[in-house]
RNA sequence: AGAGUUUGAUCCUGGCUCAGGGUGAACGCUGGCGGCAUGGAUAAGGCAUGCAAGUCGUACGGGCCUUGUGUUUUUUUGCACAAGGUCAGUGGCGAACGGGGCAGUAACACGUAACUAACUUACCCUCUACCCAGCAAUAACCCUCCGAAAGGGGGGCUAAUGGCUGAUGGUCCCCAAUUAACACAAGUUAAUUGGGGUAAAGGCUAGAGGUAUUCUCUAGCUGGUAGAGGAAAGGGUUGCGUCCCAUCAGCUAGUUGGUAGGGUAAUGGCCUACCAAGGCUAUGACGGGUAGGAGGUCUGAGAGGAUGGUCUCCGCCAAGGGCACUGAGACACGGGCCCUACUCCUACGGGAGGCAGCAGCCGAGAAUCUUGGGCAAUGGGCGAAAGCCUGACCCAGCAAUGCCGCGUGCCGGAAGAAGCCCUUCGGGGUGUAAACGGCUUUUCUGGGGGAGGAAGUCUCGAUUUAAAGAUCGAGAUUGACAGUACCCCAGGAAUAAGGGACGACCAACUUCGUGCCAGCAGUCGCGGUAAGACGAAGGUCCCAAGCGUUACCCGGAUUUACUGGGCGUAAAGGAUGAGAAGGCGGCGGAUUAAGUUCUUUCUUAAAGCUCUCGAGCUCAACUCGAGAGAAGGAAAGAAUACUGAUCCGCUAGGGUCAUGGAGGGGCCAGCGGAACGCACGGUGUAGGGGUGAAAUCCGAUGAGAUCGUGCGGAACGCCGAAGGCGAAGGCAGCUGGCUAGCCAUGUACCGACGCUGAUCUCAUGAAAGCCAGGGGCGCGAACCGGAUUAGAUACCCGGGUAGUCCUGGCUGUAAACUAUGGGUGCUAGCUAUGGGGAGAUUCGACCCUCUCUGUGGCGAAGCUAACGCGUUAAGCACCCCGCCUGGGGAGUACGACCGCAAGGUCGAAACUCAAAGGAAUAGGCGGAAGCCCGACCAAGCGGUGGACCAUGUUGCUUAAUUCGAGAGUGACCGAAAAAUCUUACCUGGGCUUGACAUGCUAGUCCUAAUGCCUCUUUCGAAAGAAAGAGGAAACCUAGAUUUUCUAGGUGGGCUAGCACAGGUGCUGCAUGGCCGUCGUCAGCUCGUGGCGUGAGCCGUAACCUUAAGUGGCGCAACGAGCGCAACCCCUGUCCCGUGUUACAUGUGUCACGGGAGACUGCCGGGUAUAACCCGGAGGAAGGUGGGGAUGACGUCAGGUCUGCAUGGCCCUUAUGCCCAGGGCGGCAAACAUGGUACAAUGCUGGGUACAAAGGGUUGCAAAGCCGUGAGGCUGAGCUAAUCCCUAAAAGCCCAGCUCAGUUCGGAUCGAAGGCUGAAACUCGCCUUCGUGAAGGUGGAAUCGCUAGUAAUCGCGGAUCAGCGAUGCCGCGGUGAAUACGUUCUCGGGCUUUGCACUCACUGCCCGUCAGGUCAGGAGAGCUCCUUCUACCCGAAGUUUCGCUUUAGCGGAAUUAAGGUAGGAGGAGUGAUCAGGGCUAAGUCGUAACAAGGUAUCGCUAGCGGAAGCUGGCGAUG
Repeated sequence: AGAGUUUGAUCCUGGCUCAGGGUGAACGCUGGCGGCAUGGAUAAGGCAUGCAAGUCGUACGGGCCUUGUGUUUUUUUGCACAAGGUCAGUGGCGAACGGGGCAGUAACACGUAACUAACUUACCCUCUACCCAGCAAUAACCCUCCGAAAGGGGGGCUAAUGGCUGAUGGUCCCCAAUUAACACAAGUUAAUUGGGGUAAAGGCUAGAGGUAUUCUCUAGCUGGUAGAGGAAAGGGUUGCGUCCCAUCAGCUAGUUGGUAGGGUAAUGGCCUACCAAGGCUAUGACGGGUAGGAGGUCUGAGAGGAUGGUCUCCGCCAAGGGCACUGAGACACGGGCCCUACUCCUACGGGAGGCAGCAGCCGAGAAUCUUGGGCAAUGGGCGAAAGCCUGACCCAGCAAUGCCGCGUGCCGGAAGAAGCCCUUCGGGGUGUAAACGGCUUUUCUGGGGGAGGAAGUCUCGAUUUAAAGAUCGAGAUUGACAGUACCCCAGGAAUAAGGGACGACCAACUUCGUGCCAGCAGUCGCGGUAAGACGAAGGUCCCAAGCGUUACCCGGAUUUACUGGGCGUAAAGGAUGAGAAGGCGGCGGAUUAAGUUCUUUCUUAAAGCUCUCGAGCUCAACUCGAGAGAAGGAAAGAAUACUGAUCCGCUAGGGUCAUGGAGGGGCCAGCGGAACGCACGGUGUAGGGGUGAAAUCCGAUGAGAUCGUGCGGAACGCCGAAGGCGAAGGCAGCUGGCUAGCCAUGUACCGACGCUGAUCUCAUGAAAGCCAGGGGCGCGAACCGGAUUAGAUACCCGGGUAGUCCUGGCUGUAAACUAUGGGUGCUAGCUAUGGGGAGAUUCGACCCUCUCUGUGGCGAAGCUAACGCGUUAAGCACCCCGCCUGGGGAGUACGACCGCAAGGUCGAAACUCAAAGGAAUAGGCGGAAGCCCGACCAAGCGGUGGACCAUGUUGCUUAAUUCGAGAGUGACCGAAAAAUCUUACCUGGGCUUGACAUGCUAGUCCUAAUGCCUCUUUCGAAAGAAAGAGGAAACCUAGAUUUUCUAGGUGGGCUAGCACAGGUGCUGCAUGGCCGUCGUCAGCUCGUGGCGUGAGCCGUAACCUUAAGUGGCGCAACGAGCGCAACCCCUGUCCCGUGUUACAUGUGUCACGGGAGACUGCCGGGUAUAACCCGGAGGAAGGUGGGGAUGACGUCAGGUCUGCAUGGCCCUUAUGCCCAGGGCGGCAAACAUGGUACAAUGCUGGGUACAAAGGGUUGCAAAGCCGUGAGGCUGAGCUAAUCCCUAAAAGCCCAGCUCAGUUCGGAUCGAAGGCUGAAACUCGCCUUCGUGAAGGUGGAAUCGCUAGUAAUCGCGGAUCAGCGAUGCCGCGGUGAAUACGUUCUCGGGCUUUGCACUCACUGCCCGUCAGGUCAGGAGAGCUCCUUCUACCCGAAGUUUCGCUUUAGCGGAAUUAAGGUAGGAGGAGUGAUCAGGGCUAAGUCGUAACAAGGUAUCGCUAGCGGAAGCUGGCGAUG
């Protein structure tokens, strides 16, 4: 510090998401130790049990116990006293602190800075003075009564530091007066004088005296009273700060103020009476919601944002409410009274209680600990003290909840074990990792030692004192934690690693499984058979006693923009103006010092944070000490540039005046002509009108046409324009009246009077619409007809009502647009035009120059995402206002205001999506435009589509009808040959290392059999199985008894077994190779350079030209490449050479080989003189001569795994292999490609002529003979320019046929034959004879062809035993017609244009309806919460009155709670209703995007299943 995500790509806008840090957390998996922290966030829900506030006998009287003394007694008896202990009571102090919680509170509650001369303070400290004399009670206790209890009543006795009366008293309080000081004033302070008022308590110790425990005195200590001061604490007041909602805009009767009184420690409507009518509020009152505030904490660069747990300060609360009492202090957590709810006890009459103290329990919850130890320390209460109490506190326990630290070992150890994983099978990874060797012992276990936290307190002694106290010394004694921290010894690597991730963001990759399933996912997105994204494994990465997930906060987010954003088109300028508040404001001077700047002082608690220095735990976390630090607030002083305030001036802003000027500015009145309609009249006759074409409609009752007259309403041609005026809406015939603004000139006058302008307010505001009254020619929503159409609630046509017009009133909206708020200043110009002025000039003008003010065009700089804007800014700045913050939901709902209504204005949320959007780019597309080409149309010739047949395909059928190919670019295609084979299919039968390859092991053989070959036999359809006979069998070496044998080896055969073979099984969407198509179309690119932020563009656009991106010219391009062309082959002319097997005798037809020729070279014309085009000459050929081969970058996931190859998957006694038979040939139907025909340009018979190119030894086969023929017999010749196939056919000649289902046509069927082959039944071809179907030129539609072409005629070849070939590939013979032309159809190229398309128009996309689902709204109502008003009732308490009297009784006022009635706000629920969102493959249409097929859109009105249509006005997006 950024990244991912909108697009085919780009830039921008804009949202969503991620990486970081944090937490009182929770959950999942895992878990060794220690230190320090933290730990009920939810139910301020309810609580069992224990503990959390007592203490003092040196204030007081008693009960009980122990001891002692005295006395008494029969006694351990009674009495009295003393000491100690204990119990409750009286009394004092404390209990208002400490501890808990955060419900309430939006407030002087808190923070901060001030004030209190308007106040208080028990305990503590200092100082001064004092403490005199009396009196009456009461608890405890005793007796007695009531009650279950809690408790209570009556009678009797007694004490005090309890209570009361009196005295004294001051610097205390009150009243009056005087003086001084302070103070704006009210007033306060000080001093003096006079008058009045108010106090007290003792206890202990020692000593002395006495009537000797009791009294008195003295001293000390302690306590008491009054006053003054201090310290510390509190009460009150004020300025400023302090959340959200304006869909909360008005609130307020003790309300605001005054006077008097009450009350309080004290001010005050705090309370009461009276008087006045005030007070608050857009600088947000009132109302609603939420919330304890702060120091701080988290985050952030900061500014900010979020937060307020632990610790500290303040506030508030104590089951929910109200109230007071006591007291220095409370309206009191562990006090009281009352009401309410709840719980418990009860003898049913009554009572008791309050964990938001510490533990603990239940509940709700994702979730939060021990019913522990101790007062040893720190602190608190009481006490003279010892001491007692203290769930404050100190410790321990539980929890990885967090932070910090440590460990789980260290060194060596292989070119590297095993296992596991991957593999190209070679190897690689895990990996020095392990094993193994050596070492160490933090931790752990066992044992031993062992601090600091302790200061105090008590006793004794010394000094001082009269003594105590104080100081010093000695001794004794005090630790919960805990025998803890720490140290030592021994033992032994021993006790100790997981979690998440690995597609991108984001660091880390492979294999297997799965197959849009299971699943993942923060975003984009993965998964449909090769998943780095799911699951597992191996490996890797990150962190580590933790790691991930979830939730929430800040950040990133400059995505609310103060720092630090925007508004022409992305969201966003108000429809326009006037204008009160507010904000901002020209030049010079003076004063002031509010803002501003500086200095100083005070404050900003501590803790925390940052920095510096240091210290304690071994370090760190943690803790301690010292110092420094920011912002804020207050006070004092200083400065005066700027802003402000006051004053004095000025004229540049603004205004006034004078003189001129232009104008559809507005309102009112009058007048005018053209057109239109109607009425009447004339002429006149059959149509008119309307449309793409028609029809409805009008017309013989006389239309339309034409002429005349009259009436009516609306709108104003030409001028007229890029022109004028107006704030906008808007404004147009002419004349007059009234009226507003603007411009120029003059610079006479005023002297900042200015700019902007929320909200309330005021005014204006197109069209449509509404109300009332008129008017109504034309036009014309709705409506009615006619057409169109699948339909046509539309577009087109004929009618036509509201309306359009006028008057008055309402509405208040538009694409009310320059999609651009207003004002001021500054920043190049050129040009056009409206209005004015000046100059120069002229006879007068125009032209010209300068200038002011409007309206336009183009442009510098600059700006902008780009488009574009550019002195009329969207540039550079300032001032003011309005508005925006992702898309949808939605300008909707609710609410409020306005309106007669329609509706308008303000204006959400739930939910849902990851986009929505702007500009520009490349393409594609357009029922957009321009240019051009093509057998594309046209002009022609011949076909297809109708018939029959052949072939292929679909479909159906079948055991199987094997498979593939599917618009163009499948369908005589793979297949250049399905009877068996082929063959992949079906049925049946068989084989299992296999029909085929390689290797290994074992056995056997090579002198041979179980193998091989031949033959035979049995079973069988064959394959196969079984048996028999015969035959053959390699090479090398050595030896020998050398025609041969033996041994060894190589090699081979067989059997058994193991590896493996095999697969036309799947995937052409995993692939190679090859092919089709666009298309033989003219295109497709690159380097350098330039332009652009970029995608991209230029080059390759324009113009001329071409078959061509062919060439020329030109140009920010210059060059180049793949394509085009050429080079290659065939062919046409000529030449040369060769001359077999050709011709037929040497010419060179011909064959083979090589060359020449054609290049726009020449001439004329055109064109830019170019390229090129047109014409001509010559020539066999002329502008590429004709034909072929040759197919750019790419497209179609086009075709092929069944040609071949190949990854992966699958089968393995079968999906492999062999065999027989069947099928691929099945037939209702449909389609495609062909063949033959329908006839006379023909058919039949006879005769006769002329090719080219091929093929042939498993072959072609002559001649001859036989057969009607297919063919047969025989076989010359030929391995081919030699021989054969080989007859060419159409043609020509002669004859017949005579328009007919025929002498056309040949399908179909019958009979008889031939050939091939193992075999022609399913299922071949051919021949002869017979049979003789449909068919008379073919609907809509559609195909091929531009010259040796179409058409027509035959010939050959591949495959092949034969053939289903009418197919395919070739060959030659005969041999046309037509092209005006590019409007239309199809395809293509280039350019421009629009686009909401990019899977690219077979695109995209809108609305209703139907199904599912979700949230919100309305809804008769129902339930509940909060709150207000009025009234009723009214506890306790307080105040007050009365009566009795000192203890009560009664009344009144006030009030919590309760009730009645009515409102306001909110929540929940509700039959049903309407709309909305979402939802792979539903229905109807086609609205929008292209001119989207009627341009679209805005407002408005009517209508319609729906998108929508139509009318009026407006915009151009």
Molecule: small-subunit ribosomal RNA
Organism: Patescibacteria group bacterium